[in-house]
RNA sequence: ACUGCCGUCAGUGGAGAGAGCCGAAAGGCCGCCGAAGGGGCAAAUCCCGUGAAACGGGAUGAAACUCUCAGGCAAAAGGACACUGGCAAAUUA
Repeated sequence: ACUGCCGUCAGUGGAGAGAGCCGAAAGGCCGCCGAAGGGGCAAAUCCCGUGAAACGGGAUGAAACUCUCAGGCAAAAGGACACUGGCAAAUUA
C1' cells in the first nucleotide's frame, strides 16, 4: 500500500485407497489411503547458563509437509478446500 480476514447457515463442486480373506453373527486377520478431527516438526522470536560472543538448554512456533491415533478403502454417507448467496462480526488476520 492492497485485501477484508476469522465465525455460522444454505447451495454447487470436491481426491485417495481391497465390492480382500476367515466367521452364522459379533468380530478377527492381512494389505492400503489422507482432505473430518487429532499428534509432530523449520525458520524466527524470547528466556536461562552469562556482562558480551560462540556454544548449550528451554519455551512459543505453520502447512495441503509429515504421523496414521481416529477416520476411510463398490454405492450411499462423510469429506479438507473452493465458489456463490445470506446472517453475524469489526482492525483483528

Glycine riboswitch aptamer from a Phycisphaerae bacterium, 93 nucleotides, folded computationally. The model forms 90% of the base pairs in the Rfam consensus. It was read from a public genome assembly, where an Rfam model found it. The organism belongs to Phycisphaerae, within Bacteria.